């Protein structure tokens, strides 16, 4: 980079800097936004996809693979409105596998 699997109506702000539009793309609303949005950068904090501890199940025993429970130091991830909200055989973000 694409492809497969799962999630996406929970949950979490402050401080500087930037200096203008932002919210995945289209249309049509709607929200935020010089009372500084959206991004960067520090802290904090959410949550638990992968590692980590542990019981179970699978197998004749490893290996492997399922489930359930614990921690959250590591590896990402996130902290305005349901991925905002409808339409659309559009897609988008996060993980995690093999290539």
């Nucleotide at each position: 980079c694409g492809c497969c699997u799962a999630u996406c109506a929970a949950g979490a702000g402050c401080g500087c800097c930037c200096g203008a539009g932002a919210g995945c793309c289209c249309u049509g609303g709607c929200u935020c936004g010089a009372u500084g949005a959206c991004g960067g950068c520090g802290c904090a904090g959410c949550a638990a996809c992968c590692a980590c501890c542990g019981a179970c199940c699978u197998u004749c025993c490893u290996c492997g693979g399922g489930u359930c429970g614990g921690a959250a130091c590591g590896g990402u991830g996130c902290u305005c409105c349901u991925g905002c909200c409808a339409g659309g055989u559009g897609c988008g973000a996060u993980a995690g596998g093999a290539g």